[in-house]
RNA sequence: CCCCCUGUAGCUCAGCGGAUAGAGCACCGGACUUCUAAUCCGAUGGUCGCAGGUUCGAGUCCUGCCAGGGGGGCCA
Numbered sequence: 001c002c003c004c005c006u007g008u009a010g011c012u013c014a015g016c017g018g019a020u021a022g023a024g025c026a027c028c029g030g031a032c033u034u035c036u037a038a039u040c041c042g043a044u045g046g047u048c049g050c051a052g053g054u055u056c057g058a059g060u061c062c063u064g065c066c067a068g069g070g071g072g073g074c075c076a
Stems, first nucleotide, its partner, number of pairs: 001072007010025004018056001028042004049065005
């Protein structure tokens, strides 16, 4: 320098261009229990990496950049 993959909640991850963006775990509250654990119920939590573009409509498509991972090239 070139190519590919990944980036969504605190963590691990879903998410056909169209519903109010979701699950599990964690955290918080409650039930249960003598107390704790386990179990059950509920709530909170999101600039969808950043900036543009296309579209009636973008987490999703396109371009550039940033970060992480993998492969290749160069070393005159």
The RNA shown here (transfer RNA) has 76 nucleotides and comes from a Frankiaceae bacterium. RNAcentral holds the sequence, with entries from ENA and MGnify. It matches the Rfam family "tRNA". The family's RNA type in Rfam is transfer RNA. Rfam's curators write: Transfer RNA (tRNA) molecules are approximately 80 nucleotides in length. Model confidence (mean pLDDT): 81 of 100.